[in-house]
């Protein structure tokens, strides 16, 4: 000056789904069903690893390979919808961008 990486109550961009039905004067309330996925959480594939048998060279043993069963790790925008949210403002929103800061690298 570049680039990755992280954090910011920083700036701009940001989608889905009920102006639903009761009950209440209303509400940001309380109950029903119905319904989103992009706070946030939680599940998994290859894979790569532990173990316990299996099969492999002219005998045996160890090793390697291969295989099958149990177990660990092991991503998402995927999945699940606990959380969360369904006019329209407001909020909050994953994720892009740009702006600060710190770290590393070239």
């Nucleotide at each position: 000056a570049u680039c990755a990486u992280g954090a910011g109550c920083g700036g701009c961009g940001g989608a889905g789904a009920g102006a639903u039905c009761g009950c209440g004067c209303g509400a940001u309330g309380c109950g029903a069903c119905a319904c989103c996925g992009a706070a946030g959480g939680g599940g998994c594939a290859a894979g790569c690893u532990g173990u316990c048998g299996g099969a492999u060279a002219g005998u045996g043993c160890u090793g390697g390979u291969c295989u099958g069963g149990c177990g660990g790790c092991g991503a998402a925008a995927c999945u699940c919808u606990c959380a969360g949210g369904u006019c329209a403002a407001a909020g909050g929103g994953a994720c892009g961008c740009c702006c600060u800061c710190a770290u590393g690298a070239u």
This is a predicted structure of a 106-nucleotide RNA (Glycine riboswitch aptamer) from an Anaerolineae bacterium. It was read from a public genome assembly, where an Rfam model found it. Its mean pLDDT, the model's own confidence on a scale to 100, is 81. The organism belongs to Anaerolineae, within Bacteria.